Annotation:
The RNA shown here (transfer RNA) has 73 nucleotides and comes from a Verrucomicrobiales bacterium. The sequence was found in a public genome assembly. NCBI's taxonomy places the organism under Bacteria, Pseudomonadati, Verrucomicrobiota, Verrucomicrobiia, Verrucomicrobiales. Rfam family: tRNA.

RNA sequence: GGGCGAAUGGCGCAGUGGCUAGCGCAGCUGUCUUACACACAGUAGGUCGGGGGUUCGAGUCCCUCUUCGCCCA
Numbered sequence: 001g002g003g004c005g006a007a008u009g010g011c012g013c014a015g016u017g018g019c020u021a022g023c024g025c026a027g028c029u030g031u032c033u034u035a036c037a038c039a040c041a042g043u044a045g046g047u048c049g050g051g052g053g054u055u056c057g058a059g060u061c062c063c064u065c066u067u068c069g070c071c072c073a
Base pairs, nucleotide, nucleotide: 001072002071003070004069005068006067007066010025011024012023013022018056027043028042029041030040031039049065050064051063052062053061
């Protein structure tokens, strides 16, 4: 330099253009316990990497940039 893939809560991930973006773990609060753990109940946490475009409507489609990974040279 070229090709392919990825970027979504703290971490790991899901999300077929159509309701207010979810799941697990972790966190916090409560119940339980002498206490801790476990278990149970509840709660908080998201510029969906940046910008632009298409569309009535974009996490999803298109363009571009950034970062990371793999392959080729």